[in-house]
RNA sequence: AUUGAAUAUCGGCAACCCCAUCGAAAGGUGGCUACGCAAAGCUAUAGGGACUACUUCUUAAACAGAAAUGUCAGCCAGUUGCAUAU
Numbered sequence: 001a002u003u004g005a006a007u008a009u010c011g012g013c014a015a016c017c018c019c020a021u022c023g024a025a026a027g028g029u030g031g032c033u034a035c036g037c038a039a040a041g042c043u044a045u046a047g048g049g050a051c052u053a054c055u056u057c058u059u060a061a062a063c064a065g066a067a068a069u070g071u072c073a074g075c076c077a078g079u080u081g082c083a084u085a086u
Stems, first nucleotide, its partner, number of pairs: 001086002005084001012037002018031005035074001041079003047076002049072003055067004
């Protein structure tokens, strides 16, 4: 420098369930636990996508439909970095 090739040594992160707590919800945080992860580090207002609907709109009305300003980085992506190999 290239490539994420691979049986990742020492180490790192921690899904689901359950408990506590915040929230209208999605979901967040803490505890517990390991399903997995080579970026499961960071970035969500100005890449795509997904989830939710306090509220607003549509409707005669609704338990129907639509809408982020809410949320997700463990969907892709962007960006920084690490081990091995070449």
c-di-GMP-I riboswitch aptamer, 86 nucleotides, folded computationally. Its mean pLDDT, the model's own confidence on a scale to 100, is 79. Its Rfam family is "c-di-GMP-I riboswitch aptamer". About the family: GEMM was predicted in a large-scale screen for bacterial structured RNA regulatory elements. A reference for the family is Weinberg et al. (2007), "Identification of 22 candidate structured RNAs in bacteria using the CMfinder comparative genomics pipeline", Nucleic Acids Res. It was read from a public genome assembly, where an Rfam model found it.